This is a predicted structure of a 501-nucleotide part of an RNA (small-subunit ribosomal RNA, 5' domain) from a metagenome.
Rfam family: Bacterial small subunit ribosomal RNA.

[in-house]
Context: one part of a larger RNA
RNA sequence: GAAUGAACGCUGGCGGCAUGGAUUAGGCAUGCAAGUCGAACGUGAAGCUCUAGCUUGCUAGAGUGAAAAGUGGCGAAAGGGUGAGUAACACGUGAGUAAUCUGCCCCCGAGUCCGGGAUAGCCCAUGGAAACGUGGAUUAAUACCGGAUGUGGAUUUGGAUCGCAUGGUCCUUUAUCUAAAUUUUUUAGCUCGGGGAUGGGCUCGCGCCCCAUUAGCUUGUUGGUAAGGUAACGGCUUACCAAGGCUACGACGGGUAGGUGGUCUGAGAGGAUGGUCACCCACACUGGGACUGAGACACUGCCCAGACUCCUACGGGAGGCUGCAGUCGAGAAUCUUCCGCAAUGGGCGAAAGCCUGACGGAGCAAUGCCGCGUGAGGGAUGAAGGCUUUCGAGUCGUAAACCUCUGUCAGAAGGGACGAAAUUUGACGGUACCUUCAGAGGAAGCCACGGCUAACUACGUGCCAGCAGCCGCGGUAAUACGUAGGUGGCGAGCGUUAUUC
Numbered sequence: 001g002a003a004u005g006a007a008c009g010c011u012g013g014c015g016g017c018a019u020g021g022a023u024u025a026g027g028c029a030u031g032c033a034a035g036u037c038g039a040a041c042g043u044g045a046a047g048c049u050c051u052a053g054c055u056u057g058c059u060a061g062a063g064u065g066a067a068a069a070g071u072g073g074c075g076a077a078a079g080g081g082u083g084a085g086u087a088a089c090a091c092g093u094g095a096g097u098a099a100u101c102u103g104c105c106c107c108c109g110a111g112u113c114c115g116g117g118a119u120a121g122c123c124c125a126u127g128g129a130a131a132c133g134u135g136g137a138u139u140a141a142u143a144c145c146g147g148a149u150g151u152g153g154a155u156u157u158g159g160a161u162c163g164c165a166u167g168g169u170c171c172u173u174u175a176u177c178u179a180a181a182u183u184u185u186u187u188a189g190c191u192c193g194g195g196g197a198u199g200g201g202c203u204c205g206c207g208c209c210c211c212a213u214u215a216g217c218u219u220g221u222u223g224g225u226a227a228g229g230u231a232a233c234g235g236c237u238u239a240c241c242a243a244g245g246c247u248a249c250g251a252c253g254g255g256u257a258g259g260u261g262g263u264c265u266g267a268g269a270g271g272a273u274g275g276u277c278a279c280c281c282a283c284a285c286u287g288g289g290a291c292u293g294a295g296a297c298a299c300u301g302c303c304c305a306g307a308c309u310c311c312u313a314c315g316g317g318a319g320g321c322u323g324c325a326g327u328c329g330a331g332a333a334u335c336u337u338c339c340g341c342a343a344u345g346g347g348c349g350a351a352a353g354c355c356u357g358a359c360g361g362a363g364c365a366a367u368g369c370c371g372c373g374u375g376a377g378g379g380a381u382g383a384a385g386g387c388u389u390u391c392g393a394g395u396c397g398u399a400a401a402c403c404u405c406u407g408u409c410a411g412a413a414g415g416g417a418c419g420a421a422a423u424u425u426g427a428c429g430g431u432a433c434c435u436u437c438a439g440a441g442g443a444a445g446c447c448a449c450g451g452c453u454a455a456c457u458a459c460g461u462g463c464c465a466g467c468a469g470c471c472g473c474g475g476u477a478a479u480a481c482g483u484a485g486g487u488g489g490c491g492a493g494c495g496u497u498a499u500u501c
Stems, first nucleotide, its partner, number of pairs: 001501004006497005013372006019365002026328003030325003035074003040071002043068001047064008081283003091207007100200002105196008113147004123136005152178004158171005182188001209255003216246003221243008258280004262273004285306005308319004336362001338361003344358001345356004375405004385396004409442001411437005419428001445490005450471003456485005466473002
């Protein structure tokens, strides 16, 4: 000098765009953050209409209606948060998968036949303070199950061909196994198979912090055979066999740490760093586990254990903000318990639409960057006043007063968008912007002045009080302390502190 997610002191007019819990991955009151589908299914409240009965405003029946809960489907594995752990194929980059999976989406081929038994809901009874149950009767489906069919697919037999070692591809045949769900008959769905796209899983080369005051480490350890398991290879797991494997090119151990694109600095090489944004990874009160599913070992799912908090009728239960706001604590320190689904995107749905603290916006904070303003021209009796003085004067100083103007910002009134494609639909927002009006009015500070380093005098103090980044200053004439006048620098900021180059 440059920089910062900064903080502190003094000061503070406006706007645009960004940014804003870095510490306790500490504890959390409250509200919201994942639903949707009646064109899968059985019920079917309120209300409305009609009919009958009469007690004249309720009873019954029918129709309409669709709330609500339930079965079922899809979603909930995305989006959002955080960086605790992790020195690792975690990440980056380049390959491999002849060792692999892929819901929804696209293309192609074939099919969608015959049956069955339940169960939630509803109703009845009943246990419990509650959370939540238990029993009986009854009912539906695109829920579940049995059979048929087999273009096909899987396993098996035989053959051909190819390669990159294990092997791949194609043809054929003997045997075995294997599917479906309807619907208004229009769309849409369902099943089997092949291909694509997308997204993963796994393996490998290279890169990837510090300590040798860490030198030896290892028994599922290293390899083989067999079996199991997985979508898949593999000590991934188990049994048996062999005794191997890694290491000074740093094993093992310890410390620290999410990685990268990037960011800061620097002429560069390099050094430091990884906040916001993007990609990947990991985590979800702590530890462990599996279930469901195309996909999880699952932030707002389940089970177990633990700590903590809450409810309780003491028998037992409930919870998880490292989502958005907000609160307490700790801290130098980090915001509103706001508006809206109008846009973009996501989930469901045929659609209308519903949901969406993703997102779009507004609010707060000079936290940063950028822009603008706090007036312009004239004006010497060089006014008053302050300060200094050699007492002559000098300086603040065209500065002020005064005269003539202007109207940025802020203010008032009127008009008023784009963002919306589309006859509906705009949170922002009566915002931006435009026109008119009034009026210099409402808007300047901070630090420094011995040298480095731009800028000097007076008074006070007297090694005191104090200053200080380094050198150093102060003990009676201090340009270095304090105050005043003046001057210099930057300017809605200016200094200090911390950190990096």